Description:
A computed fold for a 360-nucleotide RNA from a Pseudomonadota bacterium, annotated as Bacterial RNase P class A. It is recorded under the gene name rnpB. The sequence is in RNAcentral, with records from ENA. The organism belongs to Pseudomonadota, within Bacteria. Of the family's consensus pairs, 95% are formed in the model. It matches the Rfam family "Bacterial RNase P class A". Rfam links the family to the GO terms tRNA processing, ribonuclease P activity and dimeric ribonuclease P complex.
[in-house]
RNA sequence: GGAGCCGGCCAGACAGUCGCGUCAUGCGUGAGCAUGCCGAGGAAAGUCCGGGCUCCACAGGGCACGGUGCCAGGUAACGCCUGGGCGGCGCGAGCCGACGGAAAGUGCAACAGAAAGAUACCGCCCGAAGUUCCCGGUUCGCCGGCGCAACCGAGGGUAAGGGUGAAAUGGUGCGGUAAGAGCGCACCGCGAGCCUGGCAACAGGCCGGCACGGCAAACCCCACCGGGAGCAAGGCCAAAUAGGGGUGCGAUGGUACGGCCCGUACCGCAUCCGGGUAGGCUGCUUGAGCGCCGCGGCGACGCGGCGCCCAGAGGAAUGACUGUCCACGACAGAACCCGGCUUACCGGCCGGCUCCGCCA
Repeated sequence: GGAGCCGGCCAGACAGUCGCGUCAUGCGUGAGCAUGCCGAGGAAAGUCCGGGCUCCACAGGGCACGGUGCCAGGUAACGCCUGGGCGGCGCGAGCCGACGGAAAGUGCAACAGAAAGAUACCGCCCGAAGUUCCCGGUUCGCCGGCGCAACCGAGGGUAAGGGUGAAAUGGUGCGGUAAGAGCGCACCGCGAGCCUGGCAACAGGCCGGCACGGCAAACCCCACCGGGAGCAAGGCCAAAUAGGGGUGCGAUGGUACGGCCCGUACCGCAUCCGGGUAGGCUGCUUGAGCGCCGCGGCGACGCGGCGCCCAGAGGAAUGACUGUCCACGACAGAACCCGGCUUACCGGCCGGCUCCGCCA
């Protein structure tokens, strides 16, 4: 100097003018006015996970259903994060991973292929019988024998080779064999065994032997986790009108039941009570909070001290203009809150590290 990897941070800057919202204070009968503080994000987004909070349900256990899935730790919790293991990619810094169990059982494997769990299509090997050839005998019809032979070939062996496939019953080599074969051996691979290290995942060594093919993002098995609904949750205040309940009153009135009396119910007036609608208030932002420092931990994170208050609306505010400058400014707007993940995004800054080239 070039090419990269990882982590953290910023999101036009400054000044002026005008405007908007909550809150506090002051003024005003009131509408409102003045002053002051504060006033979107790293994702406020998708609503995909996890939790707080609220209401409802709930003895305990099991089944079913759903989720998660290497190990250990962190956390309020998680499908998140950290560290480690294993596998893959990269020269490397590093990056990626639905990464439990196929020896519990059931099932699946299109097309091709002989065969996708017990299978032989071609090929290779052994090979009964037969034919030809050859030899001997002969009554010339045949009979017997023989094999370095040739053809044919019942039956059998073989998974080395060819061919099919995503996948073919461990791989390579040597030995071995009729041909072959873990049949034997070496190395690699593999393992329900043993030892060592590690909390563990796992690794290393010894030993064994080549069976036990693949798929669990098929059912399933194993371990762990899981009640439902969501701030339009929920709570409080509370008209008008209509309706409900209690008590009292009534010249002892009217209506119904009844032949009549008593009685009962309803109607009337007064008063009290409660539910609920409109409407209003609340929940609402001080919180698993933020910053700095110290300590523990490889780290995620935890503990302690000091300091800070940082939107809270309810038709819903956060904007506009002017000037100067530059690298000319992306994606995008809170609505109960928080932790994550994912997605969108012009560009820039800082720190650590890797590889290549050059100079000394």